Record summary
Predicted 3D model of an 84-nucleotide RNA (c-di-GMP-I riboswitch aptamer) from a soil metagenome. Its mean pLDDT, the model's own confidence on a scale to 100, is 86. The model forms 95% of the base pairs in the Rfam consensus. It matches the Rfam family "c-di-GMP-I riboswitch aptamer". Rfam's curators write: GEMM was predicted in a large-scale screen for bacterial structured RNA regulatory elements. The RNAcentral record of the sequence draws on MGnify.
[in-house]
RNA sequence: GAAAAAGGCAAACCUCCGGAAACGGAGCGACGCAAAGCUAUAGGGUCUACCGCCCGCUGAGGGCCAUGACAGCCAGCUGCCGAA
Repeated sequence: GAAAAAGGCAAACCUCCGGAAACGGAGCGACGCAAAGCUAUAGGGUCUACCGCCCGCUGAGGGCCAUGACAGCCAGCUGCCGAA
């Protein structure tokens, strides 16, 4: 980062499986992506809250909490091509 070349990845929806959930895996499918490649308590940020603690009327419920999750939020590391 191009009116280039070779390619690559695959959002949402839906189906099945796992999970308390966030979310992940597989299939379908393409919204898009010059890193949408890799990296998760050991840079930041965001999401969820089983268990636990607190409040509440014994209840419904509510609040707090990450070592759970997200890299297609920023970031770190690495990589293909070669016009201006």